[in-house]
RNA sequence: GGAUGAAUAGCUCAAUGGUAGAGCUGCGGCUUGUUAAGCCGAUGGUUGUAGGUUCGAGCCCUUCUUCAUCCG
Numbered sequence: 001g002g003a004u005g006a007a008u009a010g011c012u013c014a015a016u017g018g019u020a021g022a023g024c025u026g027c028g029g030c031u032u033g034u035u036a037a038g039c040c041g042a043u044g045g046u047u048g049u050a051g052g053u054u055c056g057a058g059c060c061c062u063u064c065u066u067c068a069u070c071c072g
Base pairs, nucleotide, nucleotide: 001071002070003069004068005067006066007065010024011023012022013021018055027041028040029039030038048064050062051061052060
């Protein structure tokens, strides 16, 4: 220099163009003589940046940024 892929909750990951979810962590409660374990509940998001297409974009297109892999 070229090619491909990824970026979504504190972490790991889902989501066919039509209400953004799960597990874990943390928080509150129950249980227990106490802790741990277990059970219940609620919370937590500018979907990396900036534009475009569309009635409607996490998803499609373009730019940029970061990371990973491959080629040279």

Transfer RNA from a Chitinophagaceae bacterium, 72 nucleotides, folded computationally. The source organism's lineage runs through Bacteria, Bacteroidota, Chitinophagia, Chitinophagales and Chitinophagaceae. The coordinates come from a structure-prediction model, not an experiment, and the mean pLDDT is 81. Its Rfam family is "tRNA". Gene Ontology term of the family: triplet codon-amino acid adaptor activity. By type it is a transfer RNA.